[in-house]
Context: one part of a larger RNA
This record gives sequence, structure tokens and C1' cells, in this order.
RNA sequence: CCAAGGUUAGGGAAAUCGGCAAGUUAGUGGCGUAAGUUUUCGACAAGCCAUGUCUGCGCCGGGUAAGCGCAGAUAGCAUUGACAAGGGGACAGCGACUGUUUACCAAAAACACAACUCAUCGCAAAGCAGUAAUGCUUAGUAUGAUGGGUGACGCCUGCUCACUACUAGUAUGCGAACCUCCUUUUCAAGGGAGCUAAGCGCUAGCAAAGAGCGGGAGUAACUCUGACUCUCUUUAGGUAGCGUAAUACCUCGUCACUUAAUAGGUGACUUGCAUGAAUGGCGUAACGACUGUCCCGCUGUCCCAAUCUUGGAUCCG
Repeated sequence: CCAAGGUUAGGGAAAUCGGCAAGUUAGUGGCGUAAGUUUUCGACAAGCCAUGUCUGCGCCGGGUAAGCGCAGAUAGCAUUGACAAGGGGACAGCGACUGUUUACCAAAAACACAACUCAUCGCAAAGCAGUAAUGCUUAGUAUGAUGGGUGACGCCUGCUCACUACUAGUAUGCGAACCUCCUUUUCAAGGGAGCUAAGCGCUAGCAAAGAGCGGGAGUAACUCUGACUCUCUUUAGGUAGCGUAAUACCUCGUCACUUAAUAGGUGACUUGCAUGAAUGGCGUAACGACUGUCCCGCUGUCCCAAUCUUGGAUCCG
């Protein structure tokens, strides 16, 4: 010096991206227990007390201190001497939850999930495997099966069918070969006309299908703002919500709280570069080896180091 492990006065996160690591707490009995809440939880919330008591002695020692012991009595279900054995609280984000995952750098906000919804399918079905026979689904039958999407629950899920996809309809259009007819004097190879399926076209529907959801002026009795009006334009011009956000460039937005000091956090405002409703929107108790912030306790993380133990490396022989 390296690795593992102890102990440190005073301070107590000042260390650091960050309390990472370490430490605190811990069992049992009694008391007590908030907001919120889906009334079940939250909850071991938090917090407090006890975990022996009494009497008489001994050893050590300068000592009536500290320490180490002895004998007896007594109460209870329960007396945490080793080992074992929760730190706690507050506010947000995301995901409802238990669960699953990158065997060997990622355990998560990713996947799944119950639930919701759309499409297909009446069974010799749809879907899938196979050239086929046949098989799975299924010894099932729409309260079912398959496929797509969202993802408990609560309140909801706005407008648009112009484009693309899909579905249905229409038969006046377009539309191949075969076929029929005509034709190049005959044959052959050709040319033309007619008929015509799917499809296209046309007409509708359909967005919890793929998707999309504007601009410019003026205007109210101070000013500002613009309920209102005009205008261009679109298939329709973003509704309810939420909003500087896991989304905001400007940006360290502005204000407030938190600090001595805050590019942090939270609450508001919000003209949103480029939020927004099952690519779900907004809330939400409980839950989380998830992410961010703060407080209490605690500590060698640090001030600032010291020392000890074990095993190595190294040096001398």
C1' cells in the first nucleotide's frame, strides 16, 4: 500500500451527482395511534412505559466511586445478556395491485394483468400447421373461439369520412383471355367489333380503423384585455381536462413557500417552440429493491485523522 473487519473525543451530511456505504431501530407485554380511504386499509403508523423489584452481605480498591460476585424473599402469560431481530415521517411523478423480464453490465415508468372496446366467425365456421390425408382450436358452439387496441376503480372519451384502409350498394362508364362475328383473295400468323369476371369508377357508411383537428384585422366610458364583429380558408379547425410537464426552445419563465444562500422540490399562473381525450385525458386509497425533494433520529460520508485485528502485496535477510 491492498482486501476484509473493529473502536474512536467534539461536531453531525459540512462529504458526495445522490446519506453511496456504514450506522440508528429491532424481541415481548401494556398504553396509544393522524391525514386520507375503494370502509378494507393506512398500522408494528407516529409516540410513551416496562423488560425485574426488595433485603442482607462478600471480593477488589485509597475509597461510601467504578467493577465483579453470593444468599434469601416476591410477582407475572410475558423479565430480548449470545444468536436472531423494522430507522421513521412529509410532499410529488410514474405504474392501479400480486406477478414477469434483458441466464452473464439494465428489474424499470418496460411486459403481463383483471376490466373496457373493435373486428371476424352459425360450425364441414373463422384462425393456424400441412402438397395432401389430417391435426390444433375442441371432445368447445356466440355467456364461445380467434385476432387488434386500451389497461383496476372514479369522472369521461369532443369535432372531422377530404386522403388511406375496410364494409355495403350500383350496373348508364372503363375493364383480359376464352367465345361469337367481320376482315387481310384461300391457309397461317394477324387486324377489328361484340360479350364480359374480379377490379377500377360512382353512391353511401365507418375514427376505441390509419389519421387530422387554421390564419388575418377591428372592437367596451383611463389603460389593458376582447365577450362581440368582419374577412381569407378547411373534411374539420383542439372540446372537457391538464399544463414551463418523464412533453416548454426561449428557460435558471413569473410569483409564493422551503434555505443564511436553491440551475432543486412543491403550490399557483400559463399566450402549450411542439399538451389533449382507449397511440386514451384527468384524478385516485392501497402497493413499489422505481424516480425527485424535504424533515427527525443516527452515524468516520466528512472536519481530520488515529489506532487495532486478520490475510496479502512489498522491503531486508
The part of an RNA shown here (large-subunit ribosomal RNA, domain IV) has 317 nucleotides and comes from a Candidatus Micrarchaeota archaeon.